Two RNAs folded together computationally: RNase P RNA and transfer RNA, 431 nucleotides in total.
RNA sequence: CGAGUUGGUUGGAUGAUCGCGGAUAGAAAUAUUCGAGGAAAGUCCGGACUCCACAGGGCAACAGUGGUGGAUAACGUCCACUUGGGGUGACCCACAGGAAAGUGCAACAGAAAGUAAACCGCCCAAUUUAUUGGGUAAGGGUGAAACGGUGAGGUAAGAGCUCACCAGUAAUUGUGGUGACACAGUUAGCUAGGUAAACCCCACUGGGAGCAAGACCAAGAGAGCCGAAAGGCUUGAGCAAGUAGCGGCCCGCUUUUACUUGCAGGUAGGUCGCAUCAGGUUGUUGGCAACAACAAUCGCAGAUGGAUGAUCAUCGCGCGCAAGCGUACAGAAUCCGGCUUACAGACCGACUCGUCUU
RNA sequence: GGGCCGUUAGCUCAGCUGGUAGAGCAGGGGACUCUUAAUCCCAAGGUCGAAGGUUCGAGUCCUUCACGGCCCA
Numbered sequence: 001c002g003a004g005u006u007g008g009u010u011g012g013a014u015g016a017u018c019g020c021g022g023a024u025a026g027a028a029a030u031a032u033u034c035g036a037g038g039a040a041a042g043u044c045c046g047g048a049c050u051c052c053a054c055a056g057g058g059c060a061a062c063a064g065u066g067g068u069g070g071a072u073a074a075c076g077u078c079c080a081c082u083u084g085g086g087g088u089g090a091c092c093c094a095c096a097g098g099a100a101a102g103u104g105c106a107a108c109a110g111a112a113a114g115u116a117a118a119c120c121g122c123c124c125a126a127u128u129u130a131u132u133g134g135g136u137a138a139g140g141g142u143g144a145a146a147c148g149g150u151g152a153g154g155u156a157a158g159a160g161c162u163c164a165c166c167a168g169u170a171a172u173u174g175u176g177g178u179g180a181c182a183c184a185g186u187u188a189g190c191u192a193g194g195u196a197a198a199c200c201c202c203a204c205u206g207g208g209a210g211c212a213a214g215a216c217c218a219a220g221a222g223a224g225c226c227g228a229a230a231g232g233c234u235u236g237a238g239c240a241a242g243u244a245g246c247g248g249c250c251c252g253c254u255u256u257u258a259c260u261u262g263c264a265g266g267u268a269g270g271u272c273g274c275a276u277c278a279g280g281u282u283g284u285u286g287g288c289a290a291c292a293a294c295a296a297u298c299g300c301a302g303a304u305g306g307a308u309g310a311u312c313a314u315c316g317c318g319c320g321c322a323a324g325c326g327u328a329c330a331g332a333a334u335c336c337g338g339c340u341u342a343c344a345g346a347c348c349g350a351c352u353c354g355u356c357u358u
Numbered sequence: 359g360g361g362c363c364g365u366u367a368g369c370u371c372a373g374c375u376g377g378u379a380g381a382g383c384a385g386g387g388g389a390c391u392c393u394u395a396a397u398c399c400c401a402a403g404g405u406c407g408a409a410g411g412u413u414c415g416a417g418u419c420c421u422u423c424a425c426g427g428c429c430c431a
Stems, first nucleotide, its partner, number of pairs: 001354010012315007020035006037329001041340002044338005049210004056251004062206005067081005082096001083094004097201002102199002104195002119140002121136006148166006167191002169188008214272004222235005238263006244254003277299001279298008316327004359430007368383004377414001386400004407423005
């Protein structure tokens, strides 16, 4: 200098005028102060919180997860490592348990698609000389995939049939590691194919619904009670009838709570839930790291027909000779931790390969 | 805001224990008819919403997106 890998930050600035929502002060006018994001998004996971006939036990089913160890409130997330694969390398990718438990599937082609099989070929026998019977998986051909590889012995021809070496597998021993696993040895001719993002087996986890959850106030249909009546009191969004129910069963639990039908109310009432948090920033310590502990400091949207805006000026950046044009993706809706997706441009750190120069 | 479905020919839908994608209607050509309709025959028409993965092989299985629709006190 060129090519590349990887981690992170940022996401226009200032001023003026008018306007919107919250909080505080004030009798009011008004004043002060705060006011979108890294993804607020998709709703794909995990929680907090709330209600339910408590979710307590057993069995079965269903769903999810799937190398090992750790982190975390939890996770399908993150960190480190192992194994396999890709790359010259930095580095990247993996839904990465089990196919020597069982079942299924493999179109077309092929003789044969999984413990069996003979199409061509090779060998033997018989004979009607062209076929029949048998042996053979070494060779050909088919296919995505065909039952270890090389050599020697052996044989009628062949074959782990036997042997040597190599590769793999299983069992077992030793060493190292918390572990996945790695390395070394011994034994067994054992060679056992693919597919589990097919059923299934193994291990672990899981009650359901979701802030339109839910709680309170106001208003009150209906029901019950008292009273001779007028009326009063209580309860209250339900009331009446039927079935029992607890979204599988048993134990267990509940008695109007669940389901069905009919009647009535409501579907634009108000307040809370609702923002002080598994919070942010900085520093120290521990740890390879994710992260944790401690100390200091900061207070940072809270609307509900839903605020966070509009105009002007100057500057920055990009394009253009110039006038000028453009300035990403996108906008909270109970709140957090992740994942995924979208994103103009700008900046910083670490590392690799190639070429040249010293 | 939350929960849940669907996307296959021009239209309406099948196809899902993975193996060359079908039906009806519409449109085109032909036959019949004096002509049209009806009827009969024929062919054409598909990146199975998009991308990636698993697999020898994906409309089908898995993941992530896009678009459309339904429900809630």

Rfam match: Bacterial RNase P class A. It is annotated as a ribozyme.